Record summary:
This is a predicted complex of two RNAs, RNase P RNA and transfer RNA, with 394 nucleotides together. The prediction has a mean pLDDT of 77. It holds a member of the Rfam family "Archaeal RNase P". Its family is annotated with tRNA processing, ribonuclease P activity and multimeric ribonuclease P complex in the Gene Ontology. Rfam describes the family as follows. Ribonuclease P (RNase P) is a ubiquitous endoribonuclease, found in archaea, bacteria and eukarya as well as chloroplasts and mitochondria. The family's RNA type in Rfam is ribozyme. Its Rfam clan is "RNaseP clan". On this family, see Frank and Pace, Annu Rev Biochem 1998: "Ribonuclease P: unity and diversity in a tRNA processing ribozyme".
RNA sequence: GGGAGCUGGGGCUGUCGGGUAUUAAGCCUGAGGAAGUUCCGCCCACCUCACCGGGGCCGCGGUGUCGUAAGGCACCUCCCGAAAGGGAGGGCAACGGCGCAGAAACGACACGUCCCCUCAAAUAGGAGGAUGAAAGCGGUGAAGGCCUUCGGCAACGAAGGCCGAGCUAACCCGCAGACGAUUUGAGGGGGAACGGUGAAACGGCCGUCCCGCGGGGUGCAAGGCCAAGCUAGGGACGAUGAAUUCCCGGUGGGAGUCCCGUGGUGGGCCGCUUAGUCGAAUGCCCCAUUUUUACAGAAGGCGGGCUAUAGCUCCC
RNA sequence: GCCCCGGUGGCCUAGUCUGGAUAGGGCGCGAGGCUGCGGACCUCGAGGUCCGGGGUUCGAAUCCCCGCCGGGGCGCCA
Numbered sequence: 001g002g003g004a005g006c007u008g009g010g011g012c013u014g015u016c017g018g019g020u021a022u023u024a025a026g027c028c029u030g031a032g033g034a035a036g037u038u039c040c041g042c043c044c045a046c047c048u049c050a051c052c053g054g055g056g057c058c059g060c061g062g063u064g065u066c067g068u069a070a071g072g073c074a075c076c077u078c079c080c081g082a083a084a085g086g087g088a089g090g091g092c093a094a095c096g097g098c099g100c101a102g103a104a105a106c107g108a109c110a111c112g113u114c115c116c117c118u119c120a121a122a123u124a125g126g127a128g129g130a131u132g133a134a135a136g137c138g139g140u141g142a143a144g145g146c147c148u149u150c151g152g153c154a155a156c157g158a159a160g161g162c163c164g165a166g167c168u169a170a171c172c173c174g175c176a177g178a179c180g181a182u183u184u185g186a187g188g189g190g191g192a193a194c195g196g197u198g199a200a201a202c203g204g205c206c207g208u209c210c211c212g213c214g215g216g217g218u219g220c221a222a223g224g225c226c227a228a229g230c231u232a233g234g235g236a237c238g239a240u241g242a243a244u245u246c247c248c249g250g251u252g253g254g255a256g257u258c259c260c261g262u263g264g265u266g267g268g269c270c271g272c273u274u275a276g277u278c279g280a281a282u283g284c285c286c287c288a289u290u291u292u293u294a295c296a297g298a299a300g301g302c303g304g305g306c307u308a309u310a311g312c313u314c315c316c
Numbered sequence: 317g318c319c320c321c322g323g324u325g326g327c328c329u330a331g332u333c334u335g336g337a338u339a340g341g342g343c344g345c346g347a348g349g350c351u352g353c354g355g356a357c358c359u360c361g362a363g364g365u366c367c368g369g370g371g372u373u374c375g376a377a378u379c380c381c382c383g384c385c386g387g388g389g390c391g392c393c394a
Stems, first nucleotide, its partner, number of pairs: 001316006008287005016030005032295001036306002039304005044219004049252007057215005062075005076089005090210002095207004106203001111195003114190010125179001131176002135168003144163008223270004233260005262394004317390007326343004336374001345361005367383005
């Protein structure tokens, strides 16, 4: 640092809520593991048009298993972390996307480095001869390079070995006689490899795309009953067919639907529960070596997720 | 109780749906200019954990999760 588990016992019935009871006494009962958050599912209730099909929208997505579901458990792969632990995980055939940087970012190539050809410019060389031809040398090893040994301070030289196909500085004689070389730029052609960037470089990743599964809406202020009380209605659609809380189509359906405004009232009961109701009860004392101290206070119920936590115990 | 919405310098806001790097604008504030002085006007500047934390992503104000704070709506009868 993290993961689990547990929230004590007794007394006073008192200043409390509820039940039982004709009243009183008495008896019974009275906050949590999260009641928090409102993130989900189910029950329940209403939206009174019903069913079927298609599309749209939304949500979910490893595998196995349990559960109606939300979700739980186990395992696999990857990521973060020192670890405990935490997080992510359908697919890329088509469609769409991948900023800046980078040659190029989703179509596969272009582009550059490199090689060949053409053109232009610059630089130095060139009639005191460019270049070619000829001639000479060359697998009995050229140019160039590498290795070893020896000499030398070193530059270098000599010898030996290996690779391999061209080489010719200067001078003399003979033939032809004006360009050839390097660099840069432009155009055309070739194509193996490489190319600083970037999260990712041609194979990938992601999505509003595709696949599979699921989903009507509103939430107990749902909603039902009773009581009190006042006023002011108006408009739109509708048997040529209203209303199905995303749309369309089909088969039915058969009279209402929607909007704006005005006035009144904000009361009771049920829903609601072995805590049970709206200004919403839950107190005081003692003991447990010490402390009820932490986080926190029920509001229709049940089940999950997440978050917050003192003290003690166990584990990592 | 239930259901929604919002949080961006001191103030008001754009950007959030559909992620792209310096988060833009106005008011206010500071300095300079103009003016005899002040206002208005002109120029320049400072000031931002985008409510906090975590996650997804190459990249988060934007998407997702958790938390904090603030705001709004609702009943019955005729």